Molecule: Bacterial RNase P class A
Organism: Bryobacterales bacterium
């Protein structure tokens, strides 16, 4: 310098028409306010607005106390409003690189880690293997006894034996040196586990020292045991106002409708009620208002910590809709890409194409996942050159 990957930041500009939702102005309508019409002048998706998993804030139900049973969570310490989130440290892993001849062991870097408890208990360990957890004896190695052989030596039989091989993902500490008939923590040194003990750290944990031959391999993302947590349900939550109709409930009355210009009259429905009317009351619905966005807010600074955060000074307000707006079209320009054609080349012209994921919905902390093209950083692998 190409290519892929992982990780981080961006997440197209500018005009001009025409809309589409809200907000403040003016002006008209009897117009003060609501409402309608007509102008104007700002405001109007995200970096994840998504998945709706985790934690909260409101809100409205439940709720003496205590238990079970489901769920979730698990080194330690801090940061947070909280959290299963984020910081920082311990510990184990993995890769690099120094010391070494080499391993082994120490330091360093870097990544990465559901990391409580495997001597409570229950059950599990595919395949291969002799055997996978109350240990085992397929090869092999040893000494014996028989047989067989001139002998090397071979067979068999009853033993020892976990050093060697072989299987396995894992074979009952690991290295060496002693010891043994061959072995064997049998015995010792170192190293690894167990237990006390000191020291250093808030702590996880680390370092020493002293003791025991070491007794019980994995796996809790198997049931489980431990320990801490956790009442539900969700802005369609709730809350005000509230038509028509039909219901209910109190009180009032003996009258009420129609005919009709009024009175007689006439018809109907009602007369102590399971009622006609008459007039209040409530509950519900359609519909409207609120919640609803100024809030664990955002920028720019300054101080505090090793960070994740906390502070203080300043300035700013920046969608609020609800059958759900935030768009469309032209034009120039910026990226990318094709294709002609000029150019020795670097690079031009001119034409077409494309610019991701995805989209508010009460709101905030997190996590997780999608993302063209451009820039930034690591690895990786090719090519060129010194």
């Nucleotide at each position: 310098c190409c290519u892929g990957c992982c990780g981080g930041a961006u997440g197209g500009g500018u005009a001009g028409c025409c809309g589409c939702u809200g907000g403040c102005c003016c002006g008209c309508g009897c117009g003060a306010c609501c409402c309608g019409c007509g102008g104007g002048c700002g405001g109007g998706a995200g970096g994840a607005a998504a998945g709706u998993c985790c934690g909260g804030u409101c809100u409205c139900c439940a709720u003496a106390g205590g238990g079970c049973a489901a769920c979730a969570u698990g080194c330690c310490g801090g940061c947070u409003a909280a959290c299963g989130g984020c910081c920082g440290g311990g510990g184990g892993g993995g890769c690099c690189c120094g010391c070494u001849c080499a391993a082994a062991g120490c330091g360093g870097g870097u990544u990465u880690u559901a990391c409580g408890g495997a001597u409570a208990g229950u059950g599990c360990c595919a395949c291969a293997g002799a055997a996978a957890a109350u240990a085992u004896a397929c090869c092999g190695c040893c000494g014996g006894g028989c047989g067989g052989g001139c002998a090397a030596c071979c067979g068999c039989c009853a033993g020892g034996u976990a050093a060697g091989g072989g299987u396995g993902a894992a074979a009952a500490g690991g290295u060496g040196c002693g010891g043994u008939a061959a072995g064997a923590g049998c015995g010792c040194a170192c190293c690894g586990c167990g237990g006390c003990c000191g020291c250093a750290g808030u702590a996880a944990u680390g370092c020493g020292g002293c003791u025991g031959g070491c007794a019980g391999g994995g796996a809790a993302a198997a049931c489980c045991c431990c320990a801490u947590g956790u009442g539900g349900a969700g802005c369609a939550a709730g809350a005000c106002c509230a038509a028509a109709u039909a219901g209910g409930g109190g009180a009032g009355c003996a009258g009420g409708a129609g005919c009709g210009g009024c009175c007689c009259g006439c018809u109907c429905c009602g007369u102590u009620a399971c009622g006609a009317c008459u007039u209040c009351c409530g509950g519900g619905u359609a519909g409207g208002u609120u919640g609803c966005u100024g809030g664990a807010g955002c920028c720019g600074g300054g101080g505090a910590g090793a960070g994740a955060u906390c502070u203080c000074c300043g300035g700013c307000c920046a969608a609020g809709a609800c059958g759900a707006a935030u768009g469309g079209c032209u034009a120039c320009c910026a990226c990318c890409u094709c294709g002609u054609u000029c150019g020795u080349a670097a690079g031009g012209a001119c034409g077409g194409g494309g610019u991701a994921c995805a989209g508010a919905a009460a709101c905030c902390g997190g996590c997780u996942u999608a993302u063209a093209g451009u820039c930034c950083g690591g690895c990786a692998g090719g090519c060129u050159c010194u």